[in-house]
Predicted 3D model of a 353-nucleotide part of an RNA (small-subunit ribosomal RNA, central domain) from a metagenome. Its mean pLDDT, the model's own confidence on a scale to 100, is 88. The RNAcentral record of the full RNA draws on SILVA.

Context: one part of a larger RNA
RNA sequence: UUGGGCGUAAAGAGCUCGUAGGCGGCUCGGUAAGUCGGCCGUGAAAUCCCGGAGCUCAACUCCGGGAGGCCGGUCGAUACUGCCGUGGCUAGGGUCCGGUAGAGGAGAGCGGAAUUCCCGGUGUAGCGGUGAAAUGCGCAGAUAUCGGGAGGAACACCCGUAGCGAAGGCGGCUCUCUGGGCCGGUACCGACGCUGAGGAGCGAAAGCUAGGGGAGCAAACAGGAUUAGAUACCCUGGUAGUCCUAGCUGUAAACGUUGGGCACUAGGUGUGGCGGAUUGAUUGACGUCUGCCGUGCCGUAGCAAACGCAUUAAGUGCCCCGCCUGGGGAGUACGGUCGCAAGGCUAGAACUC
Repeated sequence: UUGGGCGUAAAGAGCUCGUAGGCGGCUCGGUAAGUCGGCCGUGAAAUCCCGGAGCUCAACUCCGGGAGGCCGGUCGAUACUGCCGUGGCUAGGGUCCGGUAGAGGAGAGCGGAAUUCCCGGUGUAGCGGUGAAAUGCGCAGAUAUCGGGAGGAACACCCGUAGCGAAGGCGGCUCUCUGGGCCGGUACCGACGCUGAGGAGCGAAAGCUAGGGGAGCAAACAGGAUUAGAUACCCUGGUAGUCCUAGCUGUAAACGUUGGGCACUAGGUGUGGCGGAUUGAUUGACGUCUGCCGUGCCGUAGCAAACGCAUUAAGUGCCCCGCCUGGGGAGUACGGUCGCAAGGCUAGAACUC
């Protein structure tokens, strides 16, 4: 619970597509369902309002009149909404053409630096590690250094309040395939739009199944230290895992803790992409002015409990969805459903303060 809210107090679904539904541009004609008006009917009595009457008054009671939401019928009105029209339009949306930036995605190939390991050379007694040490490694020749080889993973500088993507996320180079955006032209379609309950797809890390792979790192584990203890922090090792292929899981501080769309509302200053004009010069890089899109900072009005937000709104409005309603119990139990499992989703109550 017809209220008020959702950046930080409880509250925006992790993201997208999209079904039903809700909402929807300018204009013409029709209709008259919604809407508005007149009249008629209905609207029991009591109650209510007005007038009068009876109990000594009043309450109460009685009589007369009136009113009465909704509903039905009929006649009208046509601004708005709806419906109808192989009516019209182009400002929303889409298509086409010409450009353009980018770590957007998938697959394949290639490259150098570094770590580790193996082989060989030089070389000798230490190395390593810490707050200090020890465990550990080393005369069976380590560390250091030079040459050769193997293998896996990640791509220094460039790197940027830079870019791209719906989000998760994306970073060496090349090729192939492929998605989206932006700018310009205004040729074409002509409202084809927005949102989106259910639903479907995508979705970091960890985890799971099967098969590979395994350099470094490293839960667990072992040892050494520290300590009163030390199931830790520090050190030496080290297995899952981290990587690849196929499948599953479906969560997160999945955060801008801010759902999506459209419109409107001072400026200033950076930066990424594209375009136009202009002068300074002969072209050009450059400068100045300016249009659109993105991304930051500052700030006016306004908003806000404050912090702060402020044309990338948390301002002013409209449309649609999701969600909240004191703390604990509890994102738990039960039930349902999904999953191999771990567990996920949905989701209480008693009791208590």
Background: It matches the Rfam family "Bacterial small subunit ribosomal RNA".